Transfer RNA from a Christensenellaceae bacterium, 71 nucleotides, folded computationally. It matches the Rfam family "tRNA". By type it is a transfer RNA. Gene Ontology term of the family: triplet codon-amino acid adaptor activity. Lineage of the source: Bacteria > Bacillati > Bacillota > Clostridia > Christensenellaceae.
[in-house]
């Protein structure tokens, strides 16, 4: 110095144009004589800027930061 991959809630993860799932913590309600357990509800500007588009987490183009290769 070239090339590739990843970046999604406090962690972990799904999602490949049409308004973002589960799951663990949290945090409030129920139920309990007090609790465990169960149940129910609440928590996202998708890393950042721009750009295509009726519409982007998802295409494009840079920039950040991580990993791996080659040299």
């Nucleotide at each position: 110095g070239g090339c590739a991959c990843c970046a999604u809630a406090g962690c972990c993860a799904a999602g490949u144009g049409g308004u973002a799932a589960g799951g663990c913590a949290g945090a409030g309600g129920u139920c309990u004589g007090c609790a465990a357990a169960a149940u129910c509800u609440c928590u996202a500007u998708c890393u950042c800027c721009g750009g295509u588009u009726c519409a982007a987490a998802u295409c494009c183009g840079g920039g950040u930061g991580g990993u791996g290769c080659c040299u």